FMN riboswitch aptamer (RFN element) from Janibacter cremeus, 129 nucleotides, folded computationally. RNAcentral holds the sequence, with entries from Rfam.
RNA sequence: GCGUGCUCCGGGGUCGGUGAAAAUCCGAGCCGGCGGUGACAGUCCGCGAACUCCUCGUCCUCACGGAGGGGAGCCGAGCUGGUGGAACUCCAGCACCGACGGUGAAAGUCCGGAUGGGAGGCAGCACGC
Numbered sequence: 001g002c003g004u005g006c007u008c009c010g011g012g013g014u015c016g017g018u019g020a021a022a023a024u025c026c027g028a029g030c031c032g033g034c035g036g037u038g039a040c041a042g043u044c045c046g047c048g049a050a051c052u053c054c055u056c057g058u059c060c061u062c063a064c065g066g067a068g069g070g071g072a073g074c075c076g077a078g079c080u081g082g083u084g085g086a087a088c089u090c091c092a093g094c095a096c097c098g099a100c101g102g103u104g105a106a107a108g109u110c111c112g113g114a115u116g117g118g119a120g121g122c123a124g125c126a127c128g129c
Stems, first nucleotide, its partner, number of pairs: 001129007008121002014028004030108001031098002033047004042096002051073006058067003078094005100112003
């Protein structure tokens, strides 16, 4: 260095208001996975998860159905000024976004699927060459 196996790896509800009831509404505050990029990105280009559908020479179930693999779909949001050789990435200002199910009341932050899955890693360990 290459190969195989295993492991690891997501943050955030604080104060006040209304109310019978809100960590869900209102005001302020808080958070930001992975790779890429002429220079550092929640908002650029992609990826992952979730969600929907299809599928299967596998597994579970009497069956309904489920697990797992594969495929497709869906998949949010940024401008202005400054510096510079170069920035939608830095600095300044003002904005914006955030799956599904649950809930005495509507959730990025609470609870749940999830002790799950997972992109990717010049992260760790083991073995082989």